Large-subunit ribosomal RNA, domain I from a Candidatus Peregrinibacteria bacterium, 548 nucleotides, folded computationally. Its mean pLDDT, the model's own confidence on a scale to 100, is 82. Taxonomically the source falls in Candidatus Peregrinibacteriota (Bacteria, Bacteria candidate phyla).

[in-house]
Context: one part of a larger RNA
RNA sequence: CAUAAAGUGGAUGCCUCGACUCCAAAUUCCGAUGAAGGACGUAGCUAGCUGCGAUAAGCUUCGGUGAGUUGCUAAGCAAACUUUGACCCGGAGAUUUCCGAAUGGGGAAACCCAUCAGAAGUCAUGUUCUGAAACGGUAUGCUAAAUUAAUAGGCAUAUCGGGGACACCUGGUGAACUGAAACAUCUCAGUAAUCAGGGUAAAAAAAUCAAUAGAGAUUCCCUUAGUAGUGGCGAGCGAACAGGGAUCAGCCUAAACUAUAUUCUACGGAAUAUAGGGUUGUAGGACCUUAAUAUGAGCAAUAUUCCUAUUAGUCAAAUAUCCCUGGAAAGGGUGACCAUAGAGGGUAAUAGUCCCGUCGAUGAAAAUAGGGUAGAGCUCUAGAGUGUUCCUGAGUAAAGUCGGACACGAGUAAUCCGGCUUGAAUCUGGGAGGACCACCUUCCAAGGCUAAAUAAGAUUUGGAGAUCUAUAGUGAACAAGUACCGUGAGGGAAAGGUGAAAAGUACCCUUGUUAAGGGGAUGAAAUAGAACCUGAAACUUUAUGCUU
Repeated sequence: CAUAAAGUGGAUGCCUCGACUCCAAAUUCCGAUGAAGGACGUAGCUAGCUGCGAUAAGCUUCGGUGAGUUGCUAAGCAAACUUUGACCCGGAGAUUUCCGAAUGGGGAAACCCAUCAGAAGUCAUGUUCUGAAACGGUAUGCUAAAUUAAUAGGCAUAUCGGGGACACCUGGUGAACUGAAACAUCUCAGUAAUCAGGGUAAAAAAAUCAAUAGAGAUUCCCUUAGUAGUGGCGAGCGAACAGGGAUCAGCCUAAACUAUAUUCUACGGAAUAUAGGGUUGUAGGACCUUAAUAUGAGCAAUAUUCCUAUUAGUCAAAUAUCCCUGGAAAGGGUGACCAUAGAGGGUAAUAGUCCCGUCGAUGAAAAUAGGGUAGAGCUCUAGAGUGUUCCUGAGUAAAGUCGGACACGAGUAAUCCGGCUUGAAUCUGGGAGGACCACCUUCCAAGGCUAAAUAAGAUUUGGAGAUCUAUAGUGAACAAGUACCGUGAGGGAAAGGUGAAAAGUACCCUUGUUAAGGGGAUGAAAUAGAACCUGAAACUUUAUGCUU
C1' cells in the first nucleotide's frame, strides 16, 4: 500500500405526537365578590409533569354517552367504584391555604404580630373558629378651632378608584447614532424611549371647500402624484382640489322670553336653582297676530312553550369460507358491490366496500350571543304673516412679540395652536376665499354628544401550504425558558426512532458474580437485545499478500 473481517463513530436515507406562514369565523378584557403571576400543599405506596386547594388527580346538580374505570412518564402491588349508569365529555354552582394592587400593623414575598364583635370550649384564663378594620376621590350627615357667626379640621355612612395585559389606537414629554460622502440649518423623527387613557381609539354634522358651475359631517381605500410646492433650492421632505369606491345618521345645549322657589337688597331690582321655551345663515329664534288640535317616528327596563348560532353529541352505504407470494395482504390474479361518501388516518407491505371517519342528515336540561314578538316607561315631530323691541357662546376674535403645527425651514406667508402685552363688533354684525384692498361668492367661531366603514395582536375553532424534517423548523418534537452560568439585570443548552406485537431472552454454563459473554428460547429478522432502524467517512485492531 492492497484485500478481507471486526471495532469505533453517527453522516445519509426513510419517518414525525413539533414548528413556521397564511386564510376565515368568534371573542377582545381580567381585578377589592381579591386579578395576572407565584409559594406551599394535595394520590394507599408518588420523584417530576398535569389537575386540584385543608371538601385539595377532587364535591353538588343538570344534560350527553354507555362498559368499563381509579391522569402522564410507568410498569407494579394493594384497595375500591360500576347497568340503582361508574370513568369520560359539556352547562351551572360550591370549595378555593399563603403571597401578590395586597388593603388591620409590620416585613428580608409566600412570614411575624395584634385590636374589636360574635361563636366553640374551660370553674376561670390561656386556646380555636368566623367576621370587621388600608389609603385616596366624590356625595351626604354629625361635630367643630385660632375667631362671635362661619370656615379649616375631625368622625361616620355610601359609592368609585388602585394592579395586570404581547400588539393596536389617542394624547403628554421627547433623544441620538445615522444621511448630508466632513458639519452647524436640515435629516434620522415627532421615530425610539417614557407617562396617561381606550376597546377599537381618534375624528365628526362647516365661521368647510370651491370658483361664476357647484358640492354638502367624519373615517378608510384607489387615483390625482413623486405632480404643485418646500429645501445650506443640498441631502431630502412632499400635499390639496377634482374623480372613483367602502360605509352612511344625525342630534343636544347657552341666550332672549315665561313660571315657581330660595337668598341678598341701596327697595329700583339682582343672583342662584328647577321647569317650560329655543338651536338657525336663501339668517334663525324670542315677543305679537293668525290657522290647526292632527300625524308620524324613535329609545327602552323587562318578559318569552318563538327562531338562529355556540358550548357535549347521534345516525351514516358498499367484498369474497376464492387462488398466488409472504412472518403478516391492504400487493398480484379472478369475480362482486356502494357512491350527494374514491378527503384523510389506522389496521403485521399499497384497503372506496375491516376500523375511525367522510357525503348527507340530526341533537340541548342549562348557559351565552344575536334576532323575532309583547312592552312598563320615556323622547321627538307642524304652517303663515307683520315689525326691527330683544337674543344668537368675551378677556373671546383680532393685533404686537416669541415659539410650535400646517408638505410649506420667516419667506410675499395666509390658516391653526400656545406663552406674555394688549384688546373689538353685535345682524346696518362677523369669519374665510394663501400678504393686503375693493367687488363678488361662501360660511356663522369663541358649548357638547354621536353608530358604520377603519388598526392590531392575543385566545378559541376550522382550513390550507411549489415552508422545515431533528446542526433544519420556535431557544424548546424529549423533565425547556428545563439543566447549567451570573451578586444581579440577564444569558441559556444538549437530548427523537427495538419490534407488527414485549413476544424485552424461560432454562443451563463461564466468571475476579449488580459487569460481560457462551449455549438455548422468542421473533420474519437479534450484525432488530434495550449503549437497540439504516449505519458513510476520518480513526483503531487482526489476518493475508506485496513493496522498501